[in-house]
Context: one part of a larger RNA
RNA sequence: GAUUGAACGCUGGCGGCAUGCUUAACACAUGCAAGUCGAACGGUAACAGGCCCUUCGGGGUGCUGACGAGUGGCGGACGGGUGAGUAACGCGUAGGAAUCUGCCCAGUAGUGGGGGACAACUCGGGGAAACCCGAGCUAAUACCGCAUACGCCCUACGGGGGAAAGCGGGGGAUCUUCGGACCUCGCGCUAUUGGAUGAGCCUGCGUCGGAUUAGCUAGUUGGUAGGGUAAAGGCCUACCAAGGCGACGAUCCGUAGCUGGUCUGAGAGGACGAUCAGCCACACUGGGACUGAGACACGGCCCAGACUCCUACGGGAGGCAGCAGUGGGGAAUAUUGCACAAUGGGCGCAAGCCUGAUGCAGCAAUGCCGCGUGUGUGAAGAAGGCCUGCGGGUUGUAAAGCACUUUCAGUAGGGAAGAAAAGCCUGUGGCUAAUACCCACGGGAAAUACGGAGGGUGCAAGCGUUAAUC
Numbered sequence: 001g002a003u004u005g006a007a008c009g010c011u012g013g014c015g016g017c018a019u020g021c022u023u024a025a026c027a028c029a030u031g032c033a034a035g036u037c038g039a040a041c042g043g044u045a046a047c048a049g050g051c052c053c054u055u056c057g058g059g060g061u062g063c064u065g066a067c068g069a070g071u072g073g074c075g076g077a078c079g080g081g082u083g084a085g086u087a088a089c090g091c092g093u094a095g096g097a098a099u100c101u102g103c104c105c106a107g108u109a110g111u112g113g114g115g116g117a118c119a120a121c122u123c124g125g126g127g128a129a130a131c132c133c134g135a136g137c138u139a140a141u142a143c144c145g146c147a148u149a150c151g152c153c154c155u156a157c158g159g160g161g162g163a164a165a166g167c168g169g170g171g172g173a174u175c176u177u178c179g180g181a182c183c184u185c186g187c188g189c190u191a192u193u194g195g196a197u198g199a200g201c202c203u204g205c206g207u208c209g210g211a212u213u214a215g216c217u218a219g220u221u222g223g224u225a226g227g228g229u230a231a232a233g234g235c236c237u238a239c240c241a242a243g244g245c246g247a248c249g250a251u252c253c254g255u256a257g258c259u260g261g262u263c264u265g266a267g268a269g270g271a272c273g274a275u276c277a278g279c280c281a282c283a284c285u286g287g288g289a290c291u292g293a294g295a296c297a298c299g300g301c302c303c304a305g306a307c308u309c310c311u312a313c314g315g316g317a318g319g320c321a322g323c324a325g326u327g328g329g330g331a332a333u334a335u336u337g338c339a340c341a342a343u344g345g346g347c348g349c350a351a352g353c354c355u356g357a358u359g360c361a362g363c364a365a366u367g368c369c370g371c372g373u374g375u376g377u378g379a380a381g382a383a384g385g386c387c388u389g390c391g392g393g394u395u396g397u398a399a400a401g402c403a404c405u406u407u408c409a410g411u412a413g414g415g416a417a418g419a420a421a422a423g424c425c426u427g428u429g430g431c432u433a434a435u436a437c438c439c440a441c442g443g444g445a446a447a448u449a450c451g452g453a454g455g456g457u458g459c460a461a462g463c464g465u466u467a468a469u470c
Base pairs, nucleotide, nucleotide: 001470002469003468004467006466007465008464009463010462013371014370015369016368017367018366019364020363021329026327027326028325030324031323032322035074036073037072040071041070043067044066047065048064049063050061051060052059053058081282082281083280090207091206092205093204094203095202096201099199100198104195105194106193107192108191109190110189111188112146114144115143121136122135123134124133125132126131152161153160154159166187167186168185169184170183171182174181175180208254209253210252215245216244217243220242221241222240223239224238225237226236227235257279258278259277260276261272262271263270264269284305285304286303287302288301307318308317309316310315335361337360338359339358343357344355345354346353347352374404375403376402377401384395385394386393387392
C1' cells in the first nucleotide's frame, strides 16, 4: 500500500446491489418447513345442495358438489442445513470395465380368463395415556394361481421357466339382465430392445506439518474353490503358499472437509477455502437393517446410551447442523414478517393443492458503487480570532452581498411496473467523584502526554484504532 463475513470508539443525509453465529456439531419453549391423487377402491365423519318424512326441535337418504379417517399409487433418497469426522480413490484431473437406472424418449409384442383375503366398518374387551387384542362383513390399478410368450431367462442344447389392470371423456347402428356390452379417443399396465439422465466400482498422477514417530502388517499379500453383490474384488468363508508396505518417509502423532475460486503480488509465489457453484461427509451419541429404481434414510423404523418431558408408577413421548425465534458462549452477526404473483419442485387428465426452496419485505454504514450538503461572482482584503518588530501579517474569495440553478429530501398531481400494508402517540439526552489506567516529573521547566486556543495536512458519511493476510 492493498485486502477483510470483521469488532471497538466517535460521528452519521439518501439510494442501488451484495453480505450478515468465523465462538458451543451447546441445549432448545412455540409456530411453520412434504405432501398429493375421488379419473385406482370400499365408503360418508364434517360442510353445501337436492329429495323424503316431520311433533317444526329435527330426522332420513352418498343422490350431487366435495371429502375426515382407511386400502392403494407416486413423492417423502429432491429441495434446505452444517463441516463434527475424514490425510482417504475423500477431492481434482485423465482414463477404464465387470454394472444398475423410477419418471422421460424411440422401437417391437401384448393387455385373455379366474380365485382367496385384509383394512375401513360393526360388535366385544384391555389401558391413565400412547395404543393394543379378539370375532364378523367388504372393494380395488392391493395379493395369488391359470392361459398365452415376438423378444427375455436357465440349459448337461433334449428341453425347461416366467407377465399384465384397469380408469375416464364421447358416441350412430346392433345386442342388452337396462348395469352395460360394443366403437373411438386419452391416461395407464406387462414383457423386451435401444437411448437419455442419474448412480455404483477400478486405476495413473496431484493433494498440510512432525524422524524429538523407523520399522509396520495375520484376511495381512497372492492363489484355488465356493458364497455374496446390480457389478470386478479377501468383500466373506475353507484350503494352500509366505508374502505385502517402508528414508522416493511406511507406521504413528498433530492439523484439516476437497475443488472451481478468493486476497495479495509485475510475475513467480505466498495466504485463505465466508457468500455463489460442483463433489464428499454428517443429522442428539453409537450400532442395525427394512421398504424401495434409488437410503442403511435430517423432519422413517428397531436396539443401546446420555439428556428433557408426561404418568394413574404399570408404562409412554422427543431430537432446529430446515425457517424464524429463546437461553448460553462470545469482541461479534438480523424478523417468532408477506406471498406462492414470478422461477423451480412434488402429486394430479385438469382445475388445483402443498412448497420457511424461491421471490420479496424488515434490521445493520458490514462492504462496494452512485448522489446530496449548492454554482458563478464577490477586496471595503469587512467584523471577529490569533500573531506582531505595531508598520503589518494570517484566517481569506473564506464570509457577507449580488446573480443563477433546483440535483437531493419533502408536498401535490400524472404515471410504467409491482400482491398489499408499512399509520399514530410516548420515551431516548448531557455531565461527573472516589478508584483504576496512560504519560511526564522529584523541585527542574522548553513535554511529541493532557487540557484549551490559533493554523495546517489527508480523507470524507465516514474517520480512526485493534486483529489478521499478502